[in-house]
Context: one part of a larger RNA
RNA sequence: UGACGGGGGCCCGCACAAGCGGUGGAGCAUGUGGUUCAAUUCGACGCAACGCGAAGAACCUUACCUGGACAAGACGCAACCGGCAAACCCCAGAGACGGGGUGUUCCCUUCGGGGACUGGUUGACAGGUGCUGCAUGGCUGUCGUCAGCUCGUGUCGUGAGAUGUUGGGUUAAGUCCCGCAACGAGCGCAACCCUUAUCUUCUGUUGCUACCAUUAAGUUGGGCACUCUGAAGAGACUGCCGGUGUUAAGCCGGAGGAAGGUGGGGAUGACGUCAAGUCCUCAUGGCCCUUGAUGUCCAGGGCUACACACGUGCUACAAUGGUCUGUACAAAGAGCAGCGAACCCGCGAGGGGAAGCAAAUCUCAAAAAACAGGCCUCAGUUCGGAUAGGAGUCUGCAAUUCGACUCCUUGAAGCUGGAAUCGCUAGUAAUCGCGGAUCAGCAUGCCGCGGUGAAUACGUUCCCGGGCCUUGUACA
Numbered sequence: 001u002g003a004c005g006g007g008g009g010c011c012c013g014c015a016c017a018a019g020c021g022g023u024g025g026a027g028c029a030u031g032u033g034g035u036u037c038a039a040u041u042c043g044a045c046g047c048a049a050c051g052c053g054a055a056g057a058a059c060c061u062u063a064c065c066u067g068g069a070c071a072a073g074a075c076g077c078a079a080c081c082g083g084c085a086a087a088c089c090c091c092a093g094a095g096a097c098g099g100g101g102u103g104u105u106c107c108c109u110u111c112g113g114g115g116a117c118u119g120g121u122u123g124a125c126a127g128g129u130g131c132u133g134c135a136u137g138g139c140u141g142u143c144g145u146c147a148g149c150u151c152g153u154g155u156c157g158u159g160a161g162a163u164g165u166u167g168g169g170u171u172a173a174g175u176c177c178c179g180c181a182a183c184g185a186g187c188g189c190a191a192c193c194c195u196u197a198u199c200u201u202c203u204g205u206u207g208c209u210a211c212c213a214u215u216a217a218g219u220u221g222g223g224c225a226c227u228c229u230g231a232a233g234a235g236a237c238u239g240c241c242g243g244u245g246u247u248a249a250g251c252c253g254g255a256g257g258a259a260g261g262u263g264g265g266g267a268u269g270a271c272g273u274c275a276a277g278u279c280c281u282c283a284u285g286g287c288c289c290u291u292g293a294u295g296u297c298c299a300g301g302g303c304u305a306c307a308c309a310c311g312u313g314c315u316a317c318a319a320u321g322g323u324c325u326g327u328a329c330a331a332a333g334a335g336c337a338g339c340g341a342a343c344c345c346g347c348g349a350g351g352g353g354a355a356g357c358a359a360a361u362c363u364c365a366a367a368a369a370a371c372a373g374g375c376c377u378c379a380g381u382u383c384g385g386a387u388a389g390g391a392g393u394c395u396g397c398a399a400u401u402c403g404a405c406u407c408c409u410u411g412a413a414g415c416u417g418g419a420a421u422c423g424c425u426a427g428u429a430a431u432c433g434c435g436g437a438u439c440a441g442c443a444u445g446c447c448g449c450g451g452u453g454a455a456u457a458c459g460u461u462c463c464c465g466g467g468c469c470u471u472g473u474a475c476a
Base pairs, nucleotide, nucleotide: 001476002475003473004472005471007470008469009468010467011466012465013464015460016459019424020423021422022421023420026315027314028313029312030311031310032309033308034306035305042053043052064301065300066299067298068297069296070295073125077123078122079121080120081119082118083117087102088101089100090099091098106115107114108113127289128288130287131286132285136283137282138278139277140276141274143272148187149186150185151184152183153182154163155162156161167178168177169176193266194265195264196263198234199233200232201231202230204228207224208223211222212221213220237260240254241253242252243251244250317417321376322375323374324373325372326371327370333364334363335362338357339356343352344351345350383414388409389408390407391406392405393404394403430452431451432450433449434448435447436446
């Protein structure tokens, strides 16, 4: 100087407390461990691994296993020699591959040839999701959006170092003020950026409809007020008033205002820590393999196994409910190898059909909880839907291992969950549906969107994590 203390002081955080809803019990989904297996590819392991890499394993992917093949190789470069590039058909085969046939030259040309593609030979070589993340770059997690981390000059100290950065106030903040052997500065904080909340101007089609006419319907003709679109501005700064404070920084209350003291949300992550994670995104040193390969191609299988254990979720256990009928109200997105209307068929998944739309125009698209009415009357039930049988639909070369969905039948566990443990302070929790990426198909996951919409916070003694000062130390 740090680090640590079941030392002290001050302060903060859904850290506790006050509340609301869960997890832990059940069934299923998903990840992991374990076990099994020819293989169940690999990585990730307290917080900070475990719905994680994977924004989507039937083949492919795929790295694993079994078997069949290749040998300058699936891919790249050079030299030489040659040509019928591609494409299509037949035979054998699980296919890769092999054999045979049809077939035509494509571009430039100074007509010598050159290039594309392809066959052969030769050669330095290619190739490796093989090892090492403890050799590395890059990227990322984490403490933590915590308020810290440092430097120059000066001064003090033999020196390591100190001072500044400590102190008194204050703040979300090393934020600001005052003081002070310090005076300044940098990286962080804040602000500048995006979005949302109000208004003005401009813009009126594909948007809107107060007014005039019209219609089943903003449908049509006017119209651009209003909503909205998307560009430019205004607006909030403790600016104003009162109190308080050291005449300061600020704090408390009030006015006006759409908004008030960082208005709400996002992006933004200092010096560093964990030899944290990643050699399987990529790049890369070293090492290893390289003709029965650790390379490459192919078929089939596996990653989907199942006594069990754990994590994360979904659905429930019902009456604030279930079911049937009717009637409303969103936002944000996506669409041409696409979204696909009306209409017809089917109980339905879906099929037929083809209008419109590269989309403020058309489509996906029905929002669902909600509201109104009927039935159910507390029961393992008209709760719950696992499991199982049958019949189908769709995608795709192909749903057996191993897809999603529909219909009929079946109708399991489960009556609110031990010890323990998690999230959340407001348009939040809870609850309800909608969309998107990936994607042929496959979502209870992920990322977004809106609808309905609470309870509680006395307080900081205690638990956890963190910041500053101080003290002790046989620790570095």